[in-house]
This record gives sequence, C1' cells and structure tokens, in this order.
RNA sequence: UCGGAUGUAGUCCAAUGGCAGGGCGCUGGGUUUUGGCCCCAGAAAUGAGGGUUCAACUCCUUCCGUCCGAA
Repeated sequence: UCGGAUGUAGUCCAAUGGCAGGGCGCUGGGUUUUGGCCCCAGAAAUGAGGGUUCAACUCCUUCCGUCCGAA
C1' cells in the first nucleotide's frame, strides 16, 4: 500500500429493516444469627460523520480502532 473480517451495558454474546434483549458482574430488597446459595426489582450499551427509508444495530458511503492475509 492492497484485500477481507470485526466494533452493541463493566465484561461476554443475541437481535435476517419494525419494542435494543440475555449470561456474568453492579445496586436495592427478601430469605439467613452473619456471609454464601436462592428469589424479586433496578441502573447501564449500538465506534464517529453523512446518505437511503415512514422506520436503520441491520442497507450504502467516508473516517477511526482491532484482527487476519498478500506484496
């Protein structure tokens, strides 16, 4: 320099154009003599800009980060 993949909550992963959800973690409560286990509830996220669309995590485009390959 060229080609490909990837980016969603603290962390790991879903969501085939139509309510952004789950595990672990965190907070509060219940239970317990205390803690743990267990149960209930809650907070928390789409890498950035632009475009298409009634509607975009999803499609197109540019950039940024990471990974793989070629030279």

This is a predicted structure of a 71-nucleotide RNA (transfer RNA) from a Planctomycetota bacterium. The coordinates come from a structure-prediction model, not an experiment, and the mean pLDDT is 81. Taxonomically the source falls in Planctomycetota (Bacteria, Pseudomonadati). RNAcentral holds the sequence, with entries from ENA. It matches the Rfam family "tRNA". It is annotated as a transfer RNA. Rfam links the family to the GO term triplet codon-amino acid adaptor activity.